Small-subunit ribosomal RNA from a metagenome, 1471 nucleotides, folded computationally. It matches the Rfam family "Bacterial small subunit ribosomal RNA". RNAcentral holds the sequence, with entries from SILVA. Model confidence (mean pLDDT): 83 of 100.

RNA sequence: AGGGUUUGAUCCUGGCUCAGAGCGAACGCUGGCGGCGUGGUUGAUACAUGCAAGUCGAACGGGAACGGCGGCUUCGGCCGUCUAGUACAGUGGCGAACGGGUGCGUAACACGUACUUAAUGUGCCUCCAAGACUGGGAUAGCCACCCGAAAGGGUGGGUAAUACCGGAUAAGACCACGGCACCGCAUGGUGCUGUGCUAAAAGGUUUUUCGCUUGGAGAUCAGAGUGCGGCCUAUCAGCUAGUUGGCGGGGUAACGGCCCACCAAGGCGACGACGGGUAGCCGGCCUGAGAGGGUGUCCGGCCACACUGGAACUGAGACACGGUCCAGACUCCUACGGGAGGCAGCAGUACUGAAUCGUUCACAAUGGACGAAAGUCUGAUGACGCGACGCCGCGUGGAGGAUGAAGGCCUUCGGGUUGUAAACUCCUGUCAGGGAUUCGGAAAAAAAUGACCAAUCCCAGAGGAAGCACUGGCUAACACCGUGCCAGCAGCCGCGGUAAUACGGUGAGUGCAAGCGUUGCUCGGAAUCACUGGGCAUAAAGGGUGCGUAGGCGGCUUAUUAAGUCAGGCGUGAAAUCCCUCGGCUCAACCGGGGAACUGCGCCUGAUACUGGUAGGCUUGAGGUUACGAGGGGAGAGCGGAACUCCAGGUGUAGCGGUGGAAUGCGUAGAUAUCUGGGGGAAGGCCGGCGGCGAAGGCGGCUCUCUGGUGUAUACCUGACGCUGAAGCACGAAAGCGUGGGGAGCAAACAGGAUUAGAUACCCUGGCAGUCCACGCCCUAAACGAUGGGUACUUUGUCGAGGGGGGACCGAUCCCUUCUUGGCAGGCGGUAAUCCGUUAAGUACCCCGCCUGGGGAGUAUGGUCGCAAGGCUAAAACUCAAAGGAAUUGACGGGGGCUCACACAAGCGGAGGAGGAUGUUGUUCAAUUCGAUUCGACGCGAAGAACCUUACCUGGGCUUGAAAUGCUAGUGGUAAAAUCCUGAAAGGGAAAUGAUCUCCUAACCGAGAAGCUAGCACAGGUGCUGCAUGGCUGUCGUCAGCUCGUGUCGUGAGAUGUCGGGUUAAGUCCCAUAACGAGCGAAACCCUUGUCGUCUGUUGCCAGCGGGUAAUGCCGGGCACUCUGACGAGACUGCCGGUGUCAAACCGGAGGAAGGUGGGGACGACGUCAAGUCAUCAUGGCCCUUACGUCCAGGGCGACAAACGUCCUACAAUGGCAGGUACAGCGAGAAGCAAUAUCGCGAGAUGGAGCUAAUCUUAAAAACCUGCCCCAGUUCGGAUUGGAGGCUGCAACUCGCCUCCAUGAAGUUGGAUUCGCUAGUAACCGCGGAUCAUCCAUUCCGCGGUGAAUACGUUCCUGAGCCUUGUACACACCGCCCGUCAAGCCACCCAAGCUGGGGGUACCCGAAGUCCGGCGCUAAUAGUCCGGCCGAAGGUAAAUCUGGUGAGGGGGACUAAGUCGAAACAAGGUA
Repeated sequence: AGGGUUUGAUCCUGGCUCAGAGCGAACGCUGGCGGCGUGGUUGAUACAUGCAAGUCGAACGGGAACGGCGGCUUCGGCCGUCUAGUACAGUGGCGAACGGGUGCGUAACACGUACUUAAUGUGCCUCCAAGACUGGGAUAGCCACCCGAAAGGGUGGGUAAUACCGGAUAAGACCACGGCACCGCAUGGUGCUGUGCUAAAAGGUUUUUCGCUUGGAGAUCAGAGUGCGGCCUAUCAGCUAGUUGGCGGGGUAACGGCCCACCAAGGCGACGACGGGUAGCCGGCCUGAGAGGGUGUCCGGCCACACUGGAACUGAGACACGGUCCAGACUCCUACGGGAGGCAGCAGUACUGAAUCGUUCACAAUGGACGAAAGUCUGAUGACGCGACGCCGCGUGGAGGAUGAAGGCCUUCGGGUUGUAAACUCCUGUCAGGGAUUCGGAAAAAAAUGACCAAUCCCAGAGGAAGCACUGGCUAACACCGUGCCAGCAGCCGCGGUAAUACGGUGAGUGCAAGCGUUGCUCGGAAUCACUGGGCAUAAAGGGUGCGUAGGCGGCUUAUUAAGUCAGGCGUGAAAUCCCUCGGCUCAACCGGGGAACUGCGCCUGAUACUGGUAGGCUUGAGGUUACGAGGGGAGAGCGGAACUCCAGGUGUAGCGGUGGAAUGCGUAGAUAUCUGGGGGAAGGCCGGCGGCGAAGGCGGCUCUCUGGUGUAUACCUGACGCUGAAGCACGAAAGCGUGGGGAGCAAACAGGAUUAGAUACCCUGGCAGUCCACGCCCUAAACGAUGGGUACUUUGUCGAGGGGGGACCGAUCCCUUCUUGGCAGGCGGUAAUCCGUUAAGUACCCCGCCUGGGGAGUAUGGUCGCAAGGCUAAAACUCAAAGGAAUUGACGGGGGCUCACACAAGCGGAGGAGGAUGUUGUUCAAUUCGAUUCGACGCGAAGAACCUUACCUGGGCUUGAAAUGCUAGUGGUAAAAUCCUGAAAGGGAAAUGAUCUCCUAACCGAGAAGCUAGCACAGGUGCUGCAUGGCUGUCGUCAGCUCGUGUCGUGAGAUGUCGGGUUAAGUCCCAUAACGAGCGAAACCCUUGUCGUCUGUUGCCAGCGGGUAAUGCCGGGCACUCUGACGAGACUGCCGGUGUCAAACCGGAGGAAGGUGGGGACGACGUCAAGUCAUCAUGGCCCUUACGUCCAGGGCGACAAACGUCCUACAAUGGCAGGUACAGCGAGAAGCAAUAUCGCGAGAUGGAGCUAAUCUUAAAAACCUGCCCCAGUUCGGAUUGGAGGCUGCAACUCGCCUCCAUGAAGUUGGAUUCGCUAGUAACCGCGGAUCAUCCAUUCCGCGGUGAAUACGUUCCUGAGCCUUGUACACACCGCCCGUCAAGCCACCCAAGCUGGGGGUACCCGAAGUCCGGCGCUAAUAGUCCGGCCGAAGGUAAAUCUGGUGAGGGGGACUAAGUCGAAACAAGGUA
């Protein structure tokens, strides 16, 4: 200090989320020791039990017992003495108002801070002054009796005091009336003094002495008042009757409506009264750079409370936690008549809750109460215990140790890693354990006293002591296995659908460590409420506009003041905490000393620039007077013309009208059209213009009347009178509402006609409200410049509008200048960018309004306005991780421009109809193996399924296997193998005969190889995944594109280059140019074909010469020609003319075999389609292993209701048949092509010359010519079927081809629609080859022969390229996306009602109690009793606020694959 997340990418806006720190915490897993802290945050819920406030006999009257000793005894007991004037109940005093707990209430002078008290009190303590004389009567305890279950109580008798009372005294003191002095702050205060009046006391112990009374002072504590400060809500805007003040009383320690009587009518409030909600406040604590934000547990200060409510008593102090009275709820006891109680003290219990401890020890210390003291009491406190709840410290060992052990995990099988880690060797001894000793807490000389803790020393032994979370990014850390959108994870983004670093496990690693994670909460990051420190044209956000109140802000100048401001000083800001420093526990946490700080408040003194106040002046801001202007500014009245429509009349006839095309409608009862006359209402053509006016809305014929604003010019006047503006007031388009008019045209609703799948729309014909007028409402708009108002400043250019001035001799023209006003372009600057730019969105100041993620929602509810419609104000639950702005690149558009292509058009021939062939779907089947599925699957893989192929099915077999490699063992009657049996074969079984090679050796023997047998490793798989892959291929597309380096522009994505003007088949080339160059493509290079030349000359050729034949290059010979096939030449816009930018290039021409790429081919950029292929091959992973491997036989791949694709043959005369007869080219041939010849109608057979091929063979071309047929289901067409044959092959049944004879189906040119082709092309014709035993070939690949038609052209269909535009698309239009309905679920609103709670009001009743009064009594009070005021709880009533629930109703959010449409995004198909 930032990071992740909106997008294909970018910048911005903006929310969500993470990393940090913290906690009185809780939960999960784990857990060695110690120190210091800390521990019911929920229910101010209810509480068993014990303890938490007593003490004093030196205030008082009294006064035991147990027990010991002694005595007596009737043995029951009694007496004396010690215990002992002890314990102790009672009277009395002091304390109990402290200490301890809790945070209900309280928004308040409760708290904090600073003042005031001249408006006050103060027991105990300290000091000073003065005193304590004399009397009196009671009363508890006690005794007796009585009542009661108890708690308790009553009557009578007697008694003491430091209890109570009377009288005396009075230095102070209080009060009343005076005097003097001083002071202050308004009332006043203080001191001195005179007179009068009033009021005291208590004794105890005796050794010091402790108490008592009055007064004063101090100290301490307390009360009261005031300024300032700190929560939310205006969907709480008005509140108030003791209310505000006064006079007079009462009351209090004291001021005061604190209380009362009377009088007045005040008081508070947008600077937020009143009401509602929430809350103890502070020092501090947490966080933060700070400013702030959050918080108030522990410790400390204050307040409030003590079962709930009320009340007083006592007292120095209480309206009293462990006191009293009353009422209420609850619990307990009861003899039913009555009683008792209050843990928010310490422990503890129960329920609740995620959750919070021991019914411990001690008064040793510190402190408190009482006491003269000893001392007693003290759940305050000191300690211990429990809890990893927190902070801090320590340990779980140290050193050495590589065959880098074993095991685990991974692996490319080589190894890597766990890992010096372990083992092993040598050491050490913290903590825990055992034992011993002794400080300290304990003091002021000694002694006594310790609940509890600690320190030191010795001993043994590595022994007793490590976990948790994480490992996709943020965020440090990676592999394997399992799982297969399942199970699950997740803080955000997001993982998981068969190769998951994200789930679960294992290994390894990372982080922290006696803890680690999770959850919750706070601050931070968040400048995301912005004081420091944000914004509002388009992202959320300027009020529709003006006038104007309060408020805020305000020109120049003088004087004064000193409130703000600044400086110095003084007081205060408790302690603790934080910070610095020093010190004490071994360190630290912790604790102690000192300092600083506490940013604040108050007081005093000073300063006076600025702001403010007061007084005065000024003129530049503002306003006014005068003169001259411009204008659809506003209101009212009147007038006019064009158009329209209606009415009347004339002319006139069959249509008019309307549309994309029609129809509804009007018209022979005369329309439309046209002419004349008349009526009516509304609107204002041309001028007219980014021209004018107005605050905005808005304003347009002409004239008149009334009226507002504004500009310019010059001089004068007032003298800051100004700006803004919450409330408030006024205006405010259209639509709408009310009343009354008016109504021509237009026209929601409505009706009809069309369109359509539908059409409640778009189009058409009609048409009521409305539109118009008057008056009154409504008060909203994309009320927009999406830009509040004011003032000042900051370069320019240009076009307008309204004035003024100057110049050109004149001026209608021009130029210069000044003020106001409407625009455009643009510099600086600003902006996220677009853009704004003196009319700012620039630079500054002042004031107002508004914003704080999207949805829910401008909705609900409340309030308010309105006749209504509705407006204004304005949430929450819930839900999402985005929503959004600008710009970029693409893609797309029923957007635009330019251009191309057999894309259309123009043509030729087909398909779609028939029959057949073939492929596919579907169906069937034991199997019909598998793959290919828009173009770019479908005569495709397959260049050839009878067996084989073959992958499929049925059946029969084999199991180291049909083929490979290695190892172990065995093997001479072994390997091999004629033959036989069985079987469909594979296979199984029998079995005569019977080996080879290498080394060693003289030889045998021996060893080994090969083979075989058995076994082990392994083989094998056309099993799955083409969405794990390589390779190969298709397609866009032979389309002209796709990129890079450097530079430049842009915050950036990106742009530029590659755009523009020409040109091209082409990003081809030229010109221009912030670009300059380059690469992959295009072109060229390559092959082939077209012309020529050179060379070559057999197997090719034959012009000339010779020979020969019936004939033939047949022969000699030749290589001229053709040809073969190698090398060259040739074509380059090179030449000419024109056009064009002196260009590129294009057009025309010459020459030439060929002319502008000559024709054809090969060659296919960056990329796209998760395109195709795991079944060509290769390959990761997964799966099978006597089978998903392998062998064999038979079957199937050939099925057949139906559908589609591609072809063949036809429908005939440009034809068919018969006969005759020429000319090709590419090829192929040894398990081959096969001639001549013979046989057969023929397929073919016999036979075999020649040929390993420019030699021989295939081989016959089809065409063409002649004749017949005469338009018909035919002499067309050949399907189908019967018969007879041939060939291949182990084998033609399923299921081959061919031939002959016979048979002779559909079909007479084919609907919608659709395919190919631009020249040697289409069309027609045949020939060859591939695969191949044969062949289902009508396939595919080649070859030649004959040989056209048409292209005006680019509007349209399809596809493509470039530029541009719009976009809410980016999986990219096969996109995105809206609403109803249906289903599920969630929260909310309304609601007949039902049911709680809160506060108040009125009335009723009225306890206790203070106060007042009365009767009676007394020595005097007090008390009882009675009455009165007030008065808690309770009751009744009407309202009000706020919850719960509620049949039903309503919309909303969310939820892979529901329904209907198609509203928006492109001109989204009606912007």